Predicted 3D model of a 140-nucleotide RNA (FMN riboswitch aptamer (RFN element)) from Variimorphobacter saccharofermentans. The RNAcentral record of the sequence draws on Rfam. Lineage of the source: Bacteria > Bacillota > Clostridia > Lachnospirales > Variimorphobacter. The prediction has a mean pLDDT of 82.

RNA sequence: UAAAUUCUUCGGGGCAGGGUGAAAUUCCCGACCGGCGGUAUAGUCCGCGACUCUAAUAUGAUUUGUGAUACACAGUCAUAGAUGAUUGAUUUGGUGAAAUUCCAAAACCGACAGUAAAGUCUGGAUGUGAGAAGAGCAGC
Numbered sequence: 001u002a003a004a005u006u007c008u009u010c011g012g013g014g015c016a017g018g019g020u021g022a023a024a025u026u027c028c029c030g031a032c033c034g035g036c037g038g039u040a041u042a043g044u045c046c047g048c049g050a051c052u053c054u055a056a057u058a059u060g061a062u063u064u065g066u067g068a069u070a071c072a073c074a075g076u077c078a079u080a081g082a083u084g085a086u087u088g089a090u091u092u093g094g095u096g097a098a099a100u101u102c103c104a105a106a107a108c109c110g111a112c113a114g115u116a117a118a119g120u121c122u123g124g125a126u127g128u129g130a131g132a133a134g135a136g137c138a139g140c
Stems, first nucleotide, its partner, number of pairs: 001139001006135005017029003031120002033110002035048004043108002052085002057080006064074004090106005112123003
């Protein structure tokens, strides 16, 4: 000096106040929220993560079938399992060299299971993870 690499920590927010009803934070009025990287500052642009679905494969179970015992193969179920698949939504005007990102205005979106029908409650989740920050170090 410091790549590869090692370790540590962090890493998702939100229905106030009412109406109806036997019952609703789920319906209605209204309220509130917005992961990570890129880029003129982004829930809506581009990409990624999580959730969801399964593939090869692995493990276990089997009161299923076949073969000659052990056991093996096939089937079924469960768990794990992608670099695969799936995965919602924005326009107008203004400023500027540059902004679907700023300002003004009006819109829109939000998985699965539970339950009076859920972006906000409960649950998987004290999980996973895109990433972020810090510390250390061989060699030369």